[in-house]
Context: one part of a larger RNA
Molecule: large-subunit ribosomal RNA, domain II
Organism: Clostridia bacterium
RNA sequence: UCCGGCGAGUUGCGAUAUGCGGCGAGGUUAAGCGCUGAAAGGCGCGGAGCCGAAGCGAAAGCGAGUCUGAAGAGGGCGAGAAAGUCGCAUGUUGCAGACCCGAAACCGAGUGACCUACCCGUGGACAGGUUGAAGCGGAAGUAAAAUUCCGUGGAGGACCGAACCCACCGAUGUUGAAAAAUCGGGGGAUGAGCCGCGGGUAGCGGAGAAAUUCCAAUCGAACUCGGAUAUAGCCGGUUCUCCCCGAAAUAGCUUUAGGGCUAGCCUCGGAUCGAGUCCUGCGGAGGUAAAGCACUGAAUGGGCUAGGGGCCUUACCGGGUUACCGAACCCUAUCAAACUCAGAAUGCCGCAAGGAUGCUGACCGGGAGUCAGACUACGGGAGAUAAGUUCCGUGGUCAAGAGGGAAAGAGCCCUGACCGCCGUCUAAGGUCCCCGAAUCACGGUUAAGUGGGAAAGGAUGUGGGCACGCGAAGACAACUAGGAUGUUGGCUUAGAAGCAGCCACGCAUUCAAAGAGUGCGUAACAGCUCACUAGUCGAGUGGGCCUGCGCCGAAAAUGAACGGGGCUAAACCGUGUACCGAAGACGCGGAAGUUGCGAAAGCGACUUGGUAGGGGAGCGUACCGCAAGGGCGAAGCAUGAUCGGAAGGACAUGCGGACGAAGCGGUAGUGAGAAUGCCGGA
Repeated sequence: UCCGGCGAGUUGCGAUAUGCGGCGAGGUUAAGCGCUGAAAGGCGCGGAGCCGAAGCGAAAGCGAGUCUGAAGAGGGCGAGAAAGUCGCAUGUUGCAGACCCGAAACCGAGUGACCUACCCGUGGACAGGUUGAAGCGGAAGUAAAAUUCCGUGGAGGACCGAACCCACCGAUGUUGAAAAAUCGGGGGAUGAGCCGCGGGUAGCGGAGAAAUUCCAAUCGAACUCGGAUAUAGCCGGUUCUCCCCGAAAUAGCUUUAGGGCUAGCCUCGGAUCGAGUCCUGCGGAGGUAAAGCACUGAAUGGGCUAGGGGCCUUACCGGGUUACCGAACCCUAUCAAACUCAGAAUGCCGCAAGGAUGCUGACCGGGAGUCAGACUACGGGAGAUAAGUUCCGUGGUCAAGAGGGAAAGAGCCCUGACCGCCGUCUAAGGUCCCCGAAUCACGGUUAAGUGGGAAAGGAUGUGGGCACGCGAAGACAACUAGGAUGUUGGCUUAGAAGCAGCCACGCAUUCAAAGAGUGCGUAACAGCUCACUAGUCGAGUGGGCCUGCGCCGAAAAUGAACGGGGCUAAACCGUGUACCGAAGACGCGGAAGUUGCGAAAGCGACUUGGUAGGGGAGCGUACCGCAAGGGCGAAGCAUGAUCGGAAGGACAUGCGGACGAAGCGGUAGUGAGAAUGCCGGA
């Protein structure tokens, strides 16, 4: 990993709803007993009890009423309107292990110190070598001592190092030779040392040179059995088929937030009866968007002007002045979720009629599931006018939706799959090749491979539009020539002569024209140039505004900014025709559901995506009752071109060798692919 078998809503007693059956103002027996039977059981007796037929009140109690109350009032609950009860089945629910498996744990009674910790008793072992404490003896020394030396001596948690004990380092090993070892080194080795045997301490405990360390490969509380199917708002699993409908991821409350309860939304039954939804019309309430500044605030410039400041004057009083600040007021230009003089669209409520839809509404009762939602568009809050962010609102899709498109891609675009067809038309999107269909038609744009990623900003890219300046009295560009004089204007300055700077009446003269000078230049001059003018030439030229498409701006981490090839149209804008294109629509055939008509047969219309979930109808397994067949071959197994809408059912042949259907009922240990399921096998 595979195969086979086993493997999960059961049972008892209550409650409740529905269906069927019995009896019915009644229904029903329980224990027990009798008869019968081999037994299981059957038949009968048994009315205790229970439910119902009357309620109201706390109760006494009264009673179609009663309670409250002073009440004959009012009000509450009842009657008036009447059906129950017993059994069986099914749904759900309560109490029980209550669909199955799964804890970490808790408690009780016991078993453990043959491992290990410590202790008690009694024993054993420690090659060899080294060092040389005290004491003692002698000598020296001293007044005597101390002390020193030599010898003797043999101390030590002394030294080196085997056995023995330990485990500091490395390598190997890591499905090991081994659930802790091996190899090479290492530490202790007369001691707080090591070892044998016997004994002691026990789990709410013991032991501990103390590490939550050890107490039999288990230790923040051992192990075994029991309470016990502990509990698990958690995870996993939960077995045949088809048909009808079909959600939710919200609100409120919750020691609540991944759990519940009620409501909302789904389903089934009943009863009601035309209530529902949408459109048109009419009538309402409203304070959002936009806007506005009349209020509340914010806020630009100016005017005017209380008040304040400065300066002047003044003995005081006072006065003058001000390019200072400045309330209010006026003009001007603005801003606001918690501002509004005004004020939409949409939405909301209502009304009657018409239209559309075609069983949708509300009510009673049985059963649910849902309470993690996701993205997208629009309106907002939070955030950074970030997020595949978060929180609301409205719609859509996914969830629970397949198909086509978007290269690929739950949430985007198109479109809602009952089944079949080697038929037709379309949607989104497409039509050069991959690749189904236009190398289609017409008019424009782009030259950037823009298309096929991006901003502020930048630019004689190029197309369209608009008005304006100059121009045959000759413009624009280019070339030739001139561009002068008072004067080096005045001031300043070392100098300042058109050209550092300052001043102004920016002058005047000669001119075709020429600035008290546009730029370069000099120390200052000089020099070059421009404005301006003439000539040559001979037709457009200059700047600006609006707009289409392009250009630059453009650096990132695996290799990629059309799906690819490739494209100058196969790009973009506009117009048109045709075609392709889906499970959409149509055609033909078939099935089912609902509904209308019908006595029926049938015909018509509409419908048939679907998770959680509700409802309906069936298939099959085991056993039991009634009951075929079978050695002239049962069950079972294998094969086959068979039947049915599915689960499934026949038939034939072979194997097999003794059981065993169909049909109608009954009862369940009744259906396997998943549970790191269990057992066995490969």